[in-house]
């Protein structure tokens, strides 16, 4: 330098025929317990890496940029 994949709550990931975002773990509260853990119930937390475009409507399609990983030279 070229190619490909990825970039979504604190972490790991779903959501990919476009219809206003979910799970597990974690955090917090309550119950249970002599107490802790475990278990059960509940709550909060993200506008989807950044910018632009298409569309009535974009995490989802198109373009550019940034970062990470892998391969090639």
């Nucleotide at each position: 330098g070229c190619u490909a994949a990825c970039a979504u709550g604190g972490c790991u990931c779903a959501g990919u025929c476009g219809g206003u975002a979910g799970a597990g773990c974690g955090a917090c509260g309550c119950a249970c317990u002599c107490g802790u853990a475990a278990u059960g119930c509940g709550u909060a937390g993200g506008u989807c890496g950044g910018g632009g475009g298409u569309u009535c409507g974009a995490a989802u399609c198109c373009c550019c940029c940034u970062g990470u990983u892998a391969g090639c030279u």
Predicted 3D model of a 73-nucleotide RNA (transfer RNA) from an uncultured Lachnospiraceae bacterium. The sequence was found in a public genome assembly. The coordinates come from a structure-prediction model, not an experiment, and the mean pLDDT is 81.